Annotation:
The part of an RNA shown here (small-subunit ribosomal RNA, central domain) has 349 nucleotides and comes from an uncultured prokaryote. Model confidence (mean pLDDT): 86 of 100.

Context: one part of a larger RNA
RNA sequence: CUGGGUAUAAAGGGUGCGUAGGCGGCCCGAUAAGUCAGGGGUGAAAUAUGUCGGCUCAACCACAGGCCUGCCCCUGAAACUGCGGAGCUUGAGUCCGGGAGAGGGUAGUGGAAUUCCCAGUGUAGCGGUGAAAUGCGCAGAUAUUGGGAGGAACACCAGUGGCGAAGGCGGCUACCUGGACCGGUACUGACGCUGAGGCGCGAAAGCUAGGGGAGCAAACAGGAUUAGAUACCCUGGUAGUCCUAGCUGUAAACGAGAGAACUAGGUGUCGGGGGUAUCGACCCCCUCGGUGCCGCAGCUAACGCAUUAAGUUCUCCGCCUGGGGAGUACGGUCGCAAGGCUGAAACUC
Repeated sequence: CUGGGUAUAAAGGGUGCGUAGGCGGCCCGAUAAGUCAGGGGUGAAAUAUGUCGGCUCAACCACAGGCCUGCCCCUGAAACUGCGGAGCUUGAGUCCGGGAGAGGGUAGUGGAAUUCCCAGUGUAGCGGUGAAAUGCGCAGAUAUUGGGAGGAACACCAGUGGCGAAGGCGGCUACCUGGACCGGUACUGACGCUGAGGCGCGAAAGCUAGGGGAGCAAACAGGAUUAGAUACCCUGGUAGUCCUAGCUGUAAACGAGAGAACUAGGUGUCGGGGGUAUCGACCCCCUCGGUGCCGCAGCUAACGCAUUAAGUUCUCCGCCUGGGGAGUACGGUCGCAAGGCUGAAACUC
């Protein structure tokens, strides 16, 4: 360089924005770099190939050719690619009018519950388990009533419901703010797709500093269980879980990388538009966007996928190349650290 692959066999980057690069809609005319045709020059010899010869044959030698797949120059062609020019609207975007949403940020606020404190009633137990015990309680617990404090999470609604690029997002209100969708078809006129590096975002745990701390709970302590029990069960309980600022950058970060076109249907649901009917709603029909289930062709090793493709094709990126050794060692780089990223070999089967 090339081939075959990438749901489950090895293999899709956690996710977005975007640089270089790669690729790129319709029409007209121009050019001639790529492309194609003709001609010319060159492509040393030897070797290799091959015809006919010379050593008695062969090796070897000699020889007319062909080959040297290439490069350069001249002339010409103009379909395709490129370059530059003029235009178009279907790709992309803008505008106007709408409705939907746990999308993000900040501030405020509400009720239920747990715990603790104070007070009242009240008395001997409570709690916990398979059974117990540790534990709490006559210094008055548990239960119950009233009052107060504080933190965290938001029952019902709730739904293969919604939103977001992913991680993820759920009480209510206000403010700030991103995106998608539908209708109109007014505007720009290919402005597009992908994206090595790069930059941003990125659950939980963890780290730094300062707050906060109700419940839960690694570690830890005690009680049980057991042959033992550094566990499972029970009683406690500290980091942490929460907030602010910063770091870390990883996950079974899991639908099947992104974009585009095409290819039978059936059925549910969410958001929007149009029509028919109706007093109106429901219903029925059409259409756009999302989200599920079933299923044909096709694909697949099978399982299964099947207009939300794993079907038929195109463009671009990442990745794989037997198992172990090993995501280890070494080096580099990032990090406060923990560690992350990059990433072998010997040896062995």